[in-house]
SAM riboswitch aptamer (S box leader) from Solilutibacter silvestris, 123 nucleotides, folded computationally. The RNAcentral record of the sequence draws on Rfam. The source organism's lineage runs through Bacteria, Pseudomonadota, Lysobacterales, Lysobacteraceae and Solilutibacter. Its Rfam family is "SAM riboswitch aptamer (S box leader)". Rfam links the family to the GO term regulation of gene expression. Rfam's curators write: The SAM riboswitch is found upstream of a number of genes which code for proteins involved in methionine or cysteine biosynthesis in Gram-positive bacteria.
């Protein structure tokens, strides 16, 4: 960087440095000199991976037919660790559908997508 899959309405702080923007983009709406964003130190949360083990069923093996052994699938999952995260539903919307009304417009954010982020995975 790319393919595919999954998840995204919960959760999570205290200091130091710096100094004006930040929330992916656009439109909104928010955060921010009462110091945001970023970096560093410590702490925490728990989405994914790993994992001691456990559950469920299937197939096969055995001289022993069992409280036996092996393999694969699905589910749960300790600790430690690897990433990640610690404002607001991914802050809301963007495309399609739906609903409402005072109907060539406005409102709602209900459903499904798109985009984005994170993890695993393929090249």
């Nucleotide at each position: 960087u790319u393919u595919c899959c999954a998840u995204c309405c919960a959760g999570a702080c205290c200091g130091g440095c710096u100094g004006a923007g930040g929330g992916a983009c656009a439109g909104g709406c928010c955060c921010u000199u009462c110091g945001a964003c970023g970096c560093c130190g410590g702490g925490g949360c728990a989405a994914c991976c790993u994992g001691a083990g456990g559950g469920c069923g299937a197939u096969c093996c055995c001289g022993u037919c069992g409280a036996g052994g092996a393999u694969g699938a699905c589910c749960c999952g300790c600790a430690c660790g690897g990433u990640g995260c610690c404002a607001a539903c991914u802050c809301c919307u963007g495309c399609g559908g739906g609903g409402g009304c005072g109907u060539u417009g406005c409102c709602c954010a209900c459903c499904g997508g798109a985009a984005g982020a994170u993890g695993g995975u393929u090249g």